A computed fold for a 477-nucleotide part of an RNA from a metagenome, annotated as small-subunit ribosomal RNA, 3' major domain. The full RNA is in RNAcentral, with records from SILVA.
[in-house]
Context: one part of a larger RNA
RNA sequence: UGACGGGGGCCCGCACAAGCGGUGGAGCAUGUGGUUUAAUUCGAUGCAACGCGAAGAACCUUACCAGCCCUUGACAUCCUCGGAAUCCUGCAGAGAUGCGGGAGUGCCUCCGGGAGCCGAGAGACAGGUGCUGCAUGGCUGUCGUCAGCUCGUGUCGUGAGAUGUUGGGUUAAGUCCCGUAACGAGCGCAACCCUUGCCCUUAGUUGCCAGCGUGUGAUGUCGGGAACUCUAAGGGGACUGCCGGUGAUAAACCGGAGGAAGGUGGGGAUGACGUCAAGUCAUCAUGGCCCUUAUGGGCUGGGCUACACACGUGCUACAAUGGCCGGUACAGAGGGUUGCCAACCCGCGAGGGGGAGCCAAUCUCAGAAAACCGGUCGUAGUCCGGAUCGCAGUCUGCAACUCGACUGCGUGAAGUCGGAAUCGCUAGUAAUCGCGAAUCAGCAUGUCGCGGUGAAUACGUUCCCGGGCCUUGUACA
Numbered sequence: 001u002g003a004c005g006g007g008g009g010c011c012c013g014c015a016c017a018a019g020c021g022g023u024g025g026a027g028c029a030u031g032u033g034g035u036u037u038a039a040u041u042c043g044a045u046g047c048a049a050c051g052c053g054a055a056g057a058a059c060c061u062u063a064c065c066a067g068c069c070c071u072u073g074a075c076a077u078c079c080u081c082g083g084a085a086u087c088c089u090g091c092a093g094a095g096a097u098g099c100g101g102g103a104g105u106g107c108c109u110c111c112g113g114g115a116g117c118c119g120a121g122a123g124a125c126a127g128g129u130g131c132u133g134c135a136u137g138g139c140u141g142u143c144g145u146c147a148g149c150u151c152g153u154g155u156c157g158u159g160a161g162a163u164g165u166u167g168g169g170u171u172a173a174g175u176c177c178c179g180u181a182a183c184g185a186g187c188g189c190a191a192c193c194c195u196u197g198c199c200c201u202u203a204g205u206u207g208c209c210a211g212c213g214u215g216u217g218a219u220g221u222c223g224g225g226a227a228c229u230c231u232a233a234g235g236g237g238a239c240u241g242c243c244g245g246u247g248a249u250a251a252a253c254c255g256g257a258g259g260a261a262g263g264u265g266g267g268g269a270u271g272a273c274g275u276c277a278a279g280u281c282a283u284c285a286u287g288g289c290c291c292u293u294a295u296g297g298g299c300u301g302g303g304c305u306a307c308a309c310a311c312g313u314g315c316u317a318c319a320a321u322g323g324c325c326g327g328u329a330c331a332g333a334g335g336g337u338u339g340c341c342a343a344c345c346c347g348c349g350a351g352g353g354g355g356a357g358c359c360a361a362u363c364u365c366a367g368a369a370a371a372c373c374g375g376u377c378g379u380a381g382u383c384c385g386g387a388u389c390g391c392a393g394u395c396u397g398c399a400a401c402u403c404g405a406c407u408g409c410g411u412g413a414a415g416u417c418g419g420a421a422u423c424g425c426u427a428g429u430a431a432u433c434g435c436g437a438a439u440c441a442g443c444a445u446g447u448c449g450c451g452g453u454g455a456a457u458a459c460g461u462u463c464c465c466g467g468g469c470c471u472u473g474u475a476c477a
Stems, first nucleotide, its partner, number of pairs: 001477002003474003007471007015461002019425005026316008034307002042053002064302007073125001077124002079121005086103007107114002127291002130289003136285002138280003141276001143274001148187006154163003167178003193268004198236007208225002212223002239262001242256005318418001322377006334365003339358002344353003384415001389410007431453007
C1' cells in the first nucleotide's frame, strides 16, 4: 500500500421487512447430470452452465456410429494432353458411383493458337468441427450503470509511498458547495443520441370526415373539404427558472404556484482502470503440435429423439372471481411476389376448390382474447382437469417406421393448491389476456417484440446477501 475480520462508524440496492404472484408436490414440454448405446457428436458447470451456443436435428443440417466407396482429392494456384460448354436418355446399384446411347459443335484469332468450361495425368500442394482458450487476436459474460480509477507539476517522507481523492455539508453520482499543501487535468458520472408524454408550423395520399352536397340494403362509397385524428419533417417546452421556509449568506433540501409534464418526467442505447490464467481454437482469424489411400472426401441407413433415476427452466391444471353454450364490443406492433391470399363454394374440422386484389397507410395475414349481456352446471375427481391410448383423416415434404404438426370420434390418468427450502416484482410495474415476428418446406409451452385489463405494499434499516467511503487490528501478500 492492499486484502481480510463472526472490528467500529456513515450510506446504498426488491438486500431484508411490508405486500402480490409463483417454484419445490401432479401431468406434460424442454435443457442438463447419470445410465444405456455401434453412436447416443461437441462445447457451456456456483452466482455469471442447465428453453445456454441451437432464430427451429425426419433426409440435409451433422461435426457421431455402421456399411459401401474415392485418393492431387468436394475447394485454390501452377503444368501437360484431350474435348466446346451444355442438354436428353438406357442399364446395374441403397446411393455415391460404374458402363453406355443420342443431340450439340459456340466466342476471340495475326489461323500458330488463346479465353472460359469439362475430362484424364504428374507433382508441388489442398483438406482436418483433430489437440492446446494455460501460446493468442477478436468477441463476450461478471463484479456493475457500482462511483470509482488515474496522471502532470508541486509539497512531505531515507524509502516503499503519501498528499491531491481526506474533512464539514449535499447528491442517483469523486454530483455540487465550503474548507484545505496543494494546483490543475484525463478516463468514468451527467449532458449531447433514440423513443414516449404536451403544443405549434409545414405537408395532405393510400390515411382523416366537422360543415355542404350526392348515393346505397350497408360502408368516406362519390363530389368535395384541410377543421379533427393520424402520418413524418422541423420547431417550442422543464431550467430548481419563480414564490415561501430550512441551511453557513453556499451547495442543496422541503413545501407551493403555474404547467401536458417537476426536480435525472418514463423507457432505451451507452459499461471507466481492472478482476475471475472466467467463456469461446466448433463463427472467424491464428502460433505450436498432430493426421496425409486418412484424424481428409463422397454416399445410404442409423444416432443426436435412448430411459430404473436426479436436478434446472417452463406450460397446463387442481376449478364457481370458474367450465360450457349463445349473443355482442374495443388494440398495438409487425410480415407478405419461389409471398400474403379476399369474396364465393365443398367439408363437423384440420383443410380443399376458387381466383379478385396487393411489391402494399391502398390488398392481405386478421376472427384479437380476457371483458360485457343472457343461459346452464351446484362442490362432485364433477359438464373440473386433460395426460395416455385406439380408430379415421388433413397438410408440408423425394420421404413423416425409428422421429413432424394439426383435425374428428372414442378413451379419459395423475392432480382437491403442494415438506424443508426457494424465486420474481415498487406502476401502467406485478398478475392476467390475447396478437405478431425472426428461424422456417413443415414443426414453438422457447426467444424477441406488441398492445388490452390492471392491483397490493414499503413502519423502517436491527438482521440475511451484495456493494461504496472513512477508520481500526493482523502472525496474510